Small-subunit ribosomal RNA, 5' domain from an uncultured bacterium, 503 nucleotides, folded computationally. The coordinates come from a structure-prediction model, not an experiment, and the mean pLDDT is 87. Rfam family: Bacterial small subunit ribosomal RNA. RNAcentral holds the full RNA, with entries from ENA and SILVA.

Context: one part of a larger RNA
RNA sequence: GAUGAACGCUGGCGGCAUGCCUAACACAUGCAAGUCGAACGGGAAGCUUGACUUCGGUUGAGUGGAGAGUGGCGGACGGGUGAGUAACACGUAAAUGACCUGCCCCGGAGCGGGGGACAACCAGUGGAAACGCUGGCUAAUACCCCAUGGUCUUGAUAUUAUUAGAAGGUAUCAAGUAAAGGUUUCGAUCGCUCUGGGAGGGGUUUGCGGGCUAUCAGCUAGUUGGUGUGGUAAGAGCGCACCAAGGCGAAGACGGCUAGGGGGCGUGAGAGCGCGACCCCCCACAAUGGGACUGAGACACGGCCCAUACUCCUACGGGAGGCAGCAGUGAGGAAUAUUGCACAAUGGGGGCAACCCUGAUGCAGCAAUGCCGCGUGAAUGAUGAAGGCCUUCGGGUCGUAAAAUUCUUUUCUGGGUGAAGAGAGAGGACGGUAGCCCAGGAAUAAGUCCCGGCUAACUACGUGCCAGCAGCCGCGGUAAAACGUAGGGGGCAAGCGUUAUCC
Numbered sequence: 001g002a003u004g005a006a007c008g009c010u011g012g013c014g015g016c017a018u019g020c021c022u023a024a025c026a027c028a029u030g031c032a033a034g035u036c037g038a039a040c041g042g043g044a045a046g047c048u049u050g051a052c053u054u055c056g057g058u059u060g061a062g063u064g065g066a067g068a069g070u071g072g073c074g075g076a077c078g079g080g081u082g083a084g085u086a087a088c089a090c091g092u093a094a095a096u097g098a099c100c101u102g103c104c105c106c107g108g109a110g111c112g113g114g115g116g117a118c119a120a121c122c123a124g125u126g127g128a129a130a131c132g133c134u135g136g137c138u139a140a141u142a143c144c145c146c147a148u149g150g151u152c153u154u155g156a157u158a159u160u161a162u163u164a165g166a167a168g169g170u171a172u173c174a175a176g177u178a179a180a181g182g183u184u185u186c187g188a189u190c191g192c193u194c195u196g197g198g199a200g201g202g203g204u205u206u207g208c209g210g211g212c213u214a215u216c217a218g219c220u221a222g223u224u225g226g227u228g229u230g231g232u233a234a235g236a237g238c239g240c241a242c243c244a245a246g247g248c249g250a251a252g253a254c255g256g257c258u259a260g261g262g263g264g265c266g267u268g269a270g271a272g273c274g275c276g277a278c279c280c281c282c283c284a285c286a287a288u289g290g291g292a293c294u295g296a297g298a299c300a301c302g303g304c305c306c307a308u309a310c311u312c313c314u315a316c317g318g319g320a321g322g323c324a325g326c327a328g329u330g331a332g333g334a335a336u337a338u339u340g341c342a343c344a345a346u347g348g349g350g351g352c353a354a355c356c357c358u359g360a361u362g363c364a365g366c367a368a369u370g371c372c373g374c375g376u377g378a379a380u381g382a383u384g385a386a387g388g389c390c391u392u393c394g395g396g397u398c399g400u401a402a403a404a405u406u407c408u409u410u411u412c413u414g415g416g417u418g419a420a421g422a423g424a425g426a427g428g429a430c431g432g433u434a435g436c437c438c439a440g441g442a443a444u445a446a447g448u449c450c451c452g453g454c455u456a457a458c459u460a461c462g463u464g465c466c467a468g469c470a471g472c473c474g475c476g477g478u479a480a481a482a483c484g485u486a487g488g489g490g491g492c493a494a495g496c497g498u499u500a501u502c503c
Stems, first nucleotide, its partner, number of pairs: 001502003005499005012374006018367002020332001025330003029327003034073003039070002046063007080285003090209007099202003104198007112146004121136006150177001152176009181190003211257003218248003223245008260282004264275004287308005310321004338364001340363003346360001347358004377407004387398004412440006421430001447492005452473003458487005468475002
């Protein structure tokens, strides 16, 4: 000098930041991912009206559109955490002639015909529940078949430029493979299928770089390579069969310990050293371990299955759960906040849209946790008042300090007015906030540490190696500037000191 700090004493205001560093400990409760009726079938309550009525109601038509279901897109983003990881995880520079890419943008071509189901629903039925089972009906942008088709895919043949190399281009042939409609003001528009390109995103590979330890010296059988085959979007022992016996290592293999990496942050003249909170990028994880499914994308925080531990419900047969999302609780700890408001803005998902959802986000609340700013009054005022302390008893000092007089009103209190933020109009959580105006009255506001040397600031009394102080040196045993108190003084100031850690 610095801090995500804590502790002691103290504490007026504002702005901007920051706020579980410990138990990746366990979690009550609420919320945090939905949306589309312009994909589809059906449709409750309610309302209007008609008929009947035993006045309870029943029934028809219209309107209405809840909740659920099929289907689509999203739930792989956003948000959290740092456990694991010493690794192509990260950073940087490259490679991909070994790859993928929903939505978006630009371009080309197309959208013909047919079929059978399954939910919902109805009937029956099991179960305490969670959740099912059987039979029957039904729609679609759900599913399936046929057709057509290409510059798509695969194969064959010929040819061609290049390359380290299988990529690629051109021509011919063969085989394979598509589709879905909705709305409409009839203009269109939103979609659908195949395909070329782009943008953005991702997968994989490689050179180099960044911990400690040799009191770890040898390690390795899918191990190293080959052939074949499988697998993947894709190269590869990635997997498998067979064959060979290789591969790594003092330029530190293997093992052990520690650790998310970077942009950056702190310090320092720099070199360096230390760190990786907040913000941004990447990675990893989602009670613990494993697994796949769906999908353009996951091996998936608020999806599924299995196992384990824990918690809960149970009719004992069986079930349910996962805050390292936002709040909040317990526990741990020196220690870290509200079970707040709003989608008004920015952004995200869905939707043609209206709009809905959004604890992302915008705000508010709490905390001197930090940084910055402001204030606690200003001027005049000597009989140098009273009082305190010291005194050589003359006086000195607190001290222009106070009082007193004059003034101001930042702040405060009360009243009034009152935004921008909203890109045509309306629409503002913040917020009756900020700002502005008026009134009142010096009014509401100073502490803390130190005064032996280092180090700025001295006397008196008490104590008497006691009580105590202390960062180091050291003070205290009867005159203590070092302990305690007082007066005075010095430093910093809404803070001041202490402790911890880094330079």